[in-house]
Context: one part of a larger RNA
Parts: sequence; structure tokens; C1' cells
RNA sequence: UCCGGCGAGUUACGUUUACUGGCAAGGUUAAGCACUCAAGGUGCGGAGCCGAAGGGAAACCAAGUCUUAAGAGGGCGUGAAGUCAGUAAGAGUAGACCCGAAACCGGGUGAUCUACCCAUGUCCAGGCUGAAGCUGCCGUAAGAGGUAGUGGAGGGCCGAACGCACAUCCGUUGAAAAGGGUGGCGAUGAGGUGUGGGUAGGGGAGAAAUUCCAAUCGAACCCGGAGAUAGCUGGUUCUCCUCGAAAUAGCUUUAGGGCUAGCCUCGAUGGAGUCUUACGGAGGUAGAGCACUGAAUUUCUAAGGGGGCGUCAAAGCUUACCAAGGGAUAUCAAACUCCGAAUGCCGUAAAGAUGCUCAUCGGGAGUCAGACUGCACGAGAUAAGUUGGGCAGUCAAAAGGGAAAGAGCCCAGACCUGCUGCUAAGGUCCCAAAGUACGUGUUAAGUGGAAAAGGAUGUGGGAUUUCGAAGACAACUAGGAUGUUGGCUCAGAAGCAGCCACACAUUCAAAGAGUGCGUAAUAGCUCACUAGUCGAGAGGUCCUGCGCCGAAAAUGUCCGGGGCUGAAACACGACACCGAAGCACAGGAUACCGCAAGGUAUGGUAGAGGAGCAUUGCUGGCGCAACGAAGCAGUACCGGAAGGAGCUGUGGAGUGCCAGGAAGAGAGAAUGCCGGA
Repeated sequence: UCCGGCGAGUUACGUUUACUGGCAAGGUUAAGCACUCAAGGUGCGGAGCCGAAGGGAAACCAAGUCUUAAGAGGGCGUGAAGUCAGUAAGAGUAGACCCGAAACCGGGUGAUCUACCCAUGUCCAGGCUGAAGCUGCCGUAAGAGGUAGUGGAGGGCCGAACGCACAUCCGUUGAAAAGGGUGGCGAUGAGGUGUGGGUAGGGGAGAAAUUCCAAUCGAACCCGGAGAUAGCUGGUUCUCCUCGAAAUAGCUUUAGGGCUAGCCUCGAUGGAGUCUUACGGAGGUAGAGCACUGAAUUUCUAAGGGGGCGUCAAAGCUUACCAAGGGAUAUCAAACUCCGAAUGCCGUAAAGAUGCUCAUCGGGAGUCAGACUGCACGAGAUAAGUUGGGCAGUCAAAAGGGAAAGAGCCCAGACCUGCUGCUAAGGUCCCAAAGUACGUGUUAAGUGGAAAAGGAUGUGGGAUUUCGAAGACAACUAGGAUGUUGGCUCAGAAGCAGCCACACAUUCAAAGAGUGCGUAAUAGCUCACUAGUCGAGAGGUCCUGCGCCGAAAAUGUCCGGGGCUGAAACACGACACCGAAGCACAGGAUACCGCAAGGUAUGGUAGAGGAGCAUUGCUGGCGCAACGAAGCAGUACCGGAAGGAGCUGUGGAGUGCCAGGAAGAGAGAAUGCCGGA
């Protein structure tokens, strides 16, 4: 991992609701007893229970009663039949669908491991050091002391046995549930070790580590209470049909749990419900506004304040300072409003649409983690596949087509069958179904097929304006002068460092007291301006379509790919076609409505309701079987499914169908249990 078997809403009691049955103002027996053909048997048994009357705390009264002073008012009653069984469903009490703790308590078993203690034994190769004491000699008044020996102390030294476990390597499904290799430490001591004994679970022991107490220790192990409890996780077994949610509110030592309501379903009852149009209402949002409350800008005016002057005590004067209030101008606001929609909401009557969608009562639920998208908002950074509510949609619980691929986007809601047709979104060169289709433009960037501020004689369209056959624009040829080097300044300043100016005047076709380069200053080049040549458009501004730059990242280039340029890109227009489980057509099934003809519906998680299949006993009836039962194997048959036959082989003795009734009644999942491969 696979195969086979086992494996989870049961039972009892009382109770609620519905249905079925009996009897009915009544219904019913319990224990027990008797009989008996011994089975859901028959007959006794009326104790008891429920109902037929209620109200009041009670006395008590009674279709009434209580409250009360009350013939008032009000509360609860009267005016609807129950009861006993059975069946189904629910809740309650019990282990109560099954498996699962860590733990708690009680009674016992353990110190053959290990900790400490007691008793009694035993063990420690060899070597080194050389304390005290003692002896001789020296020494002293006597000592002290010195010296040479002797001696053999020490939690002394080196180092085997023995004990330990500091480093490192190996081992890590090991040779081993703690070891092996190489080194290391202690090795006469608080030493090692044998045997016997003692201390026991909130207890022991502990040179103390939550360390040890039999591979188990922040409280051992065994059995029991015990099926502890588990708002938690996992699992919960056949089929089809009808309907079909919620992820919200309130409360909760509550937040991943619950209770009530909301939303679903089933039954009964009743007759409504929803939408559109019209009319009538309430309201203060969007917008707008500044009349209030605030914010904020410029200016005028102006109390008050600051500065200056003042014989500075003042009066007074003054001020490019600040400024309340007021005027003018122009703004802003979720918690501003003189105003004020569209929607939405409430109501009314009629018409139209829809056709059970509505309400009440009763039985049963599930749901209380929601997700994304669009719109208007709050929080955040006008960040997030972020977070919080509102409105709507989809997913959840929805398959199909499109978006290359994709829960939540676009189209569209799958009863079944069909080698039929029409369409939606989206598409029609090839992959790949359908236009290498049509008309008119745009784009040259592979833009299309990723991006901003900003930048640019890209290119198309539009508007407006200036110049132009009295010759524009561009180009070429020529001129571009004089007073004058304007004045000032300056070392110099001559058109051209800077300052001033009336921006002068003259000659002119025209020529600035000068547009730029240049010089130390001049000079020089050039421009404005003018003439000629040429001969038809030229220049500016604004709006707009499509493009360009801006543009650097890690597997492989931002079309799904190939590939595409009068397009297979973009814009507009018009015509075809393809394209889904949509719609249509034909046949069939089921549900509901309807007298019928017929019509409508039939995606679905949690969940409610309905109808069936199969298994094993039992009762009754009918069968089958050695001319071969069950079981097993094969097989092209039947049924809407669960399933059911037939035939053949095998097998060798039981077994089927119909009706009823009862359940140890259906397996793929529980790191399920047992067995096997």
C1' cells in the first nucleotide's frame, strides 16, 4: 500500500406534536388472580390516572369568581371532546451517535535498578617523597638550637587493577533503547566493592540536578470509581424525488460555544401579497451657498496695542508695525445651512401585470469564521488579494460558453435522450468552428502586445490670425550711412562693462545713438531694415485623433503560439457566418395546478419533507430441490436508481416467492480494530 471481516442516533421511562385505530361525556386499567390450545392468548381485577368547571393566598363561592365601598372598571374563566393504545418525529432523564485525553480520587504492588542509612565481609601491582617522635654527636648555666642517623606521617606524588566520565572521532533503521576507539581524572580515601537488612507515592531518598525511586518521575506502577469530562479534532455505511438556507440582530466570564429573533422546510387555517402608472406625504443627502457656526485671502476704514518725537508728568503730533469691529472682493466645511434634488421610504384609489409569491398557528431544522466584484463612504498613506459597515451582483450551494490557464469578472441557470436548428458573451489567416469579406479613414511605433511628470518642426483633422502678384517666406547679389567716439563714468568705454535719455536729428530705397560674435580700446564679421534676382504661397497661436522619447533585474521576448503593416493593428459604418447544458424542435420521466383539454416547473451544500431497494430472524400462505438447494465463477437480459432474473460451469443440502411484523439492517475514509498478501 492493497484485500477480507468487524465498525457509529440505540434502549427504557415519563412527556410534546402529527397521523392511524377503539370507545366516547366519558376513556382506561396497574399489581395481582383464574383459565389455557402457551400466544404480542382469554376472562376477572376500577385501586389509581386523565377529562367533563372555574376563580381565589385561603376561608369560600360557582358559570362565574377575584380585586374593591361598589350593580363601576379590570384579571382569569364559560361559549371548540376527551381518553387509551400503536406508529413517526422532537426535546428531557439516563454513557445516549462512535472513538480519543492530559488529569482527579480510592485500594494495593514495588528500594533484585537507583539514592541514602544499618550490619558484616572483602579489595587497592610497583615506584617516589620522607612530617612528628626517637638515638648519637655538637651546643647551653640549664634550655633553646644545630647536625648525622633512625623512623614512616599524609582527604601527599607518579602509575596498573578497580572506579569515574573531561575532550574528540565513530556509531545514530547502532554490534549496543547510552556503546566502541584514542587520549583524560581518582587510585590509603568524604575510596571501591560483595552479601543481608531499612526508608514508599504528596511519600521516600537527595555533597541539591526537579536528581533518583525496576529502560517510567514537577509526583512510580497495577486494578478500580469509569463508558470521568472533552463548548475540541476525526469518523458516521443503500437509492431516487420535491423544496431549499445562513455566515445577520440582541444578550451572553461571550467572541471558533450558546439562547431568542431573522432566513429554510412540513402541516393546518385564512384570503391576501408583489410590481408598474397616478396622486398625497415625511425628510435635509448629492449639489449649491455663506444668511448662522467656524476656517481662510486681498483691500478700505477703524477702536485698541506697539515704535518714534515731545520740559518723556502729561496733553499732543507721527508711524512702510499688529489689529477687534464694520464695508468691498474672492473662497472652504462629516459633526455649518438662507436653499435643495434624483432615488429610496410610507400611504391612498383605480387600471394593468404576476399567479400562491402573503399572513397566522403548530412540528422539524440548519446558520451566528463568509469571499470577491461594481457603486457611494469611514480607517489606512484617496497603500494592500488590508480593514469596517451601506446598496447591488456572483461564488459559497452553479455545471455550461468566453477571459491562453483562473471560486467571486462577462454571457448564461444543466430533468433525460437526439450525428437537428437559432442565438448570447466572445469571435471568423493557421493551430481552432466561422470573412485572408466590404466601405472610409488613422498608425510606421510591431504602436497594437505594460507605466507618469516632463520633453519634441512625428503625422492626420479643425478653428483663428498675420504677410503675400502694389511680389510675401526661404535662398543668392548689393547696401546697412552721417552729426558721432551721443552724454556720463572710466586707465580706456568708440552701437555692443555699467548709468542716463527725448529714445535725437540728417541723408536716404533703407540703415537701432544698435541683435549677436569680437577687441585692452579701436578694427573686423553679422543682424534689424532696404533694393534687385526669383515667382506662389509663407509664418504664428489654440483645440483635437494616432504615434515618439522618458522605459535598468535576475529560467525565456509582457500578443496563448505561429505569424501580422492599403493589416491578421486602431476608429467609424454596414452585411454575413461561427459560437453554450441559453432558446427552439421531436420523444420520454417526475412534481404541481386543472373536471378535462392542457399548462407550468424539475442546478443545488447545511437542512426539512416524500417514495422505494437490499440484508437477517419470526408468523401465515404458496412453492423449488440429488432429474442437484445455498454459495462461488462467467454472461450480450430487465428496471428510473438502490437492484432483479435467465442460462452455463462449479458445488453437494438446503432454499425461494407473496402478505405481515421485528431489527445486532447497508462501509471508502475514523494516523479505526483483527487477519492476510
This is a predicted structure of a 677-nucleotide part of an RNA (large-subunit ribosomal RNA, domain II) from Fusicatenibacter saccharivorans. The full RNA is in RNAcentral, with records from ENA. Its Rfam family is "Bacterial large subunit ribosomal RNA". Rfam links the family to the GO terms ribosome and structural constituent of ribosome. The organism belongs to Fusicatenibacter, within Bacteria.